[in-house]
Record summary
Transfer RNA from Alistipes communis, 71 nucleotides, folded computationally. RNAcentral records the identical sequence in 2 taxa. The source organism's lineage runs through Bacteria, Pseudomonadati, Bacteroidota, Bacteroidales and Alistipes. Rfam family: tRNA. It is annotated as a transfer RNA. Its mean pLDDT, the model's own confidence on a scale to 100, is 81.
RNA sequence: UGCGCCGUGGUGUAGGGGCAACACGUCACCCUUUGGAGGUGAAGUCGCAGGUUCGAAUCCUGCCGGCGCGA
Numbered sequence: 001u002g003c004g005c006c007g008u009g010g011u012g013u014a015g016g017g018g019c020a021a022c023a024c025g026u027c028a029c030c031c032u033u034u035g036g037a038g039g040u041g042a043a044g045u046c047g048c049a050g051g052u053u054c055g056a057a058u059c060c061u062g063c064c065g066g067c068g069c070g071a
Base pairs, nucleotide, nucleotide: 001070002069003068004067005066006065007064010024011023012022013021018054026042027041028040029039030038047063048062049061050060051059
């Protein structure tokens, strides 16, 4: 420097145009002699900026970061 892939709650992942989901974790309450077990509920997320579209996590462009390949 070129090309390819990836970036989603605290962590690991799904979702590839129409309500952002699951597990673990966190918090509150219940249960319990106790609780780190069990039950119920809650908070918390689309890397950044533009574009397309009635509508973008999803499609396009640029940038940033990570990984790989080539020179």